[in-house]
RNA sequence: AUCUUAUCAAGAGUGGCGGAGGGACUGGCCCUGCGAAGCCCGACAACCAGCACAAAGGUGUAUGGUGUUAAUUCCAGCAGAUUAAAUUCUGGCAGAUAAGAA
Numbered sequence: 001a002u003c004u005u006a007u008c009a010a011g012a013g014u015g016g017c018g019g020a021g022g023g024a025c026u027g028g029c030c031c032u033g034c035g036a037a038g039c040c041c042g043a044c045a046a047c048c049a050g051c052a053c054a055a056a057g058g059u060g061u062a063u064g065g066u067g068u069u070a071a072u073u074c075c076a077g078c079a080g081a082u083u084a085a086a087u088u089c090u091g092g093c094a095g096a097u098a099a100g101a102a
Stems, first nucleotide, its partner, number of pairs: 002101007013041001015040003021031003025077004042069003047065003050061004073094001078091004
């Protein structure tokens, strides 16, 4: 890097270091020196493993492996439906994360 399956409307700090950028891509719209990215700590969650309970489906826990911690995956990007139009809805594409495969 590729493929498969599942999930993506909830949740999470007025902390320390750091210093200018960030929100995948494109367009928009936003966040940011009242400090961005990154790192540390904390927190959230519960996908995998572990552990406990259960006849089983499963339930719980949060020890380990990830992950997450502005805005629905921030919105749209293709197709269809809807509306006089603005719009709204559905599916897909793309993306992210987990587990697995070759």